[in-house]
RNA sequence: AUCUACCUUCGGGGCAGGGUGCAAUCCCCGACCGGCGGUAUAGCCCGCGAGCGCCGAGCAGUGUCGAGGCGCAUGACCCGGUGAAACUCCGGGGCCGACGGUGACAGUCCGGAUGAGAGAAGGUGAAG
Numbered sequence: 001a002u003c004u005a006c007c008u009u010c011g012g013g014g015c016a017g018g019g020u021g022c023a024a025u026c027c028c029c030g031a032c033c034g035g036c037g038g039u040a041u042a043g044c045c046c047g048c049g050a051g052c053g054c055c056g057a058g059c060a061g062u063g064u065c066g067a068g069g070c071g072c073a074u075g076a077c078c079c080g081g082u083g084a085a086a087c088u089c090c091g092g093g094g095c096c097g098a099c100g101g102u103g104a105c106a107g108u109c110c111g112g113a114u115g116a117g118a119g120a121a122g123g124u125g126a127a128g
Stems, first nucleotide, its partner, number of pairs: 004125007017029003031108002033097002035048004043095002051072005058065001059063001077093005099111003
């Protein structure tokens, strides 16, 4: 350094100010935010995760347990410049955002969630 098994820790941000209204961080003006891996540095290039349903090996624990599998859902970018190389950088102009809840329609409030998770870092062990 590689492979492999296990363990630990970490692992998502955001409506200022104003308008209408009895009532809105949900409407309107405006403001703000950007998970993980890859790649010339990426919310909008490729891929992954998060949601819902079904099946489900397994077991001191028969569970509101559960590895894993299948199905459904799964958003959005252009122009110019530099360069060997950039839909990633610089300049400019755009666009997008789950489910349930709510006195009124939510990317930003509340909730599932002290959850899950792509993955990141570290540790222990074994073999060569």
Molecule: FMN riboswitch aptamer (RFN element)
Organism: uncultured Anaerolineales bacterium